[in-house]
C1' cells in the first nucleotide's frame, strides 16, 4: 500500500510533574491548578500468542508474553438510500458506503 475482524461496553479519588489537552487542518462542543502533557505505578480488555478443558474442530475459562486501550459512540462535523402515514426543508432514527483507530496477515 492490500486483506480480514471489531469500534453505543470496560478500565485508580496513586506517585513525579507542572498547561495544556481531546492524533493533523477547518468548524463546534467539551475536559483542564477540586490540576492538562508526558513518565512511572495500577488497571481494562482479548486481537495474536501460550496454559487448561475437549479425541480433535468449535467452543470456553485464565493471563506470566506481543500489542492495544484506560472523559465524552470513532465526542460532534463526510456521501448515499429509507422513514416519522399531504408536500417541502431541517432534526431524528435505520441501514450501506467512505474516512480514521486497533488487531492478525500479505
Nucleotide at each position: 500500500u492490500c486483506u480480514u475482524a471489531u469500534c453505543c461496553a470496560g478500565a485508580g479519588a496513586g506517585g513525579u510533574g507542572g498547561a495544556g489537552g481531546g492524533g493533523c487542518a477547518g468548524g463546534g462542543c467539551c475536559c483542564g491548578a477540586u490540576g492538562a502533557a508526558a513518565c512511572c505505578c495500577g488497571g481494562c480488555a482479548a486481537c495474536c500468542g501460550c496454559a487448561u478443558g475437549c479425541a480433535g474442530c468449535a467452543c470456553a475459562u485464565g493471563u506470566u508474553g506481543g500489542u492495544g486501550c484506560c472523559a465524552a459512540u470513532u465526542c460532534c462535523c463526510g456521501c448515499g438510500a429509507g422513514u416519522c402515514g399531504a408536500u417541502c426543508c431541517a432534526u431524528g432514527c435505520u441501514c450501506g458506503c467512505a474516512a480514521g483507530a486497533u488487531a492478525a496477515g500479505a
The prediction has a mean pLDDT of 81. SAM riboswitch aptamer (S box leader) from uncultured Brevibacillus sp., 106 nucleotides, folded computationally. Its Rfam family is "SAM riboswitch aptamer (S box leader)". Its family is annotated with regulation of gene expression in the Gene Ontology. Taxonomically the source falls in Brevibacillus (Bacteria, Bacillota, Bacilli, Caryophanales). RNAcentral holds the sequence, with entries from MGnify.